[in-house]
c-di-GMP-I riboswitch aptamer from a marine sediment metagenome, 69 nucleotides, folded computationally. Its mean pLDDT, the model's own confidence on a scale to 100, is 88. The RNAcentral record of the sequence draws on MGnify. The model forms 95% of the base pairs in the Rfam consensus.
RNA sequence: AAAAGGCGAACCACUGGUAACAGUGGGGCGCAAAGCCACGGGUCCUGACGGGACAGCCGGGCUACCGAA
Numbered sequence: 001a002a003a004a005g006g007c008g009a010a011c012c013a014c015u016g017g018u019a020a021c022a023g024u025g026g027g028g029c030g031c032a033a034a035g036c037c038a039c040g041g042g043u044c045c046u047g048a049c050g051g052g053a054c055a056g057c058c059g060g061g062c063u064a065c066c067g068a069a
Base pairs, nucleotide, nucleotide: 006031007030011026012025013024014023015022016021029056035062036061037060039059040058041057042054043053044052045051046050
C1' cells in the first nucleotide's frame, strides 16, 4: 500500500439507575487497537460522604487480524 473483515459517535426508542452513565434495537461521526484493565492524572455524577461513571480525555499494562513484517 492492499485484502478479509471488525468496532460504532451524535441522535431516537425501550429498559436499568437518584444521577453520571450502561444494556438492547435503529443509526453512522469516526477509529489500526474506538479490544480488555480504573494503576496514575483528568473530567463527570451523587439518596446515606461513602461511593459511583467515563478506557472514543491523556499516560500506562495486557491481548490481537492481515501485510512489505